[in-house]
RNA sequence: GACAAAGGCAAACCCGCCGCGAGGCGGGGACGCAAAGCUAUGGGCUCUUAACCGUCCUUAGGGGGGGACGGAUAAGGCUGCCAGGCUACCGAA
Numbered sequence: 001g002a003c004a005a006a007g008g009c010a011a012a013c014c015c016g017c018c019g020c021g022a023g024g025c026g027g028g029g030a031c032g033c034a035a036a037g038c039u040a041u042g043g044g045c046u047c048u049u050a051a052c053c054g055u056c057c058u059u060a061g062g063g064g065g066g067g068a069c070g071g072a073u074a075a076g077g078c079u080g081c082c083a084g085g086c087u088a089c090c091g092a093a
Stems, first nucleotide, its partner, number of pairs: 001090001008033002013028006031080001037086003041083003044078003048075003052071008
């Protein structure tokens, strides 16, 4: 891939367990999916902690302390965000 058939997966939500968290696993459940099979490799999003840089606020008046926001690094999460890589069921014209 055909307004075909067979077979498949399963969002939100609920329950249980794990995790600080993002989230994961199992059961129920179906919004959807033709790779919604596998893979965190690039981009993206996201969580937590640590130290760093910048801006601002605050306290002190000391060369310091505390806080908020932003940036970037490290270690995490997401493949049902987009690419890349690997693999694969069914079937007409």

Predicted 3D model of a 93-nucleotide RNA (c-di-GMP-I riboswitch aptamer) from a soil metagenome. RNAcentral holds the sequence, with entries from MGnify. Model confidence (mean pLDDT): 80 of 100.